[in-house]
RNA sequence: UGACGAUAAAGGCAAACCUGCUGAAAGGCAGGGGCGCAAAGCAUUGGGCCUAAACCCUUAUUUAAGGGCAGGGUUGCCAGGCUGCCGAA
Repeated sequence: UGACGAUAAAGGCAAACCUGCUGAAAGGCAGGGGCGCAAAGCAUUGGGCCUAAACCCUUAUUUAAGGGCAGGGUUGCCAGGCUGCCGAA
C1' cells in the first nucleotide's frame, strides 16, 4: 500500500413513525425519532422497482372514466465507477 473487517478506538449516517413545507404522484427537504448500516459517503453508467402530470388512444358528453408511456423518482434495490476513518486476525 492492497485485500480484509474485530466483543478494538475515535467518530459518522439515520429506517419506520410524527410535525411542517413542497410535488400531479412516486417522492424530496427540514425538525423530532432510531430500525439498522464498514461505505446506509458521492453520482443514475447498466438493470430492477415505483409514479403517470404533460402527451397519445378509447368510451362518454360537459369537463368525467379507462388504457399506454418517463423526459419524473428510488444510491437504505442490485451491479459497476470515484473517494474516505481505524488497523486486530
Overview
The RNA shown here (c-di-GMP-I riboswitch aptamer) has 89 nucleotides and comes from a Bacillota bacterium. The source organism's lineage runs through Bacteria, Bacillati and Bacillota. It was read from a public genome assembly, where an Rfam model found it. Its Rfam family is "c-di-GMP-I riboswitch aptamer". From the family's description: GEMM was predicted in a large-scale screen for bacterial structured RNA regulatory elements.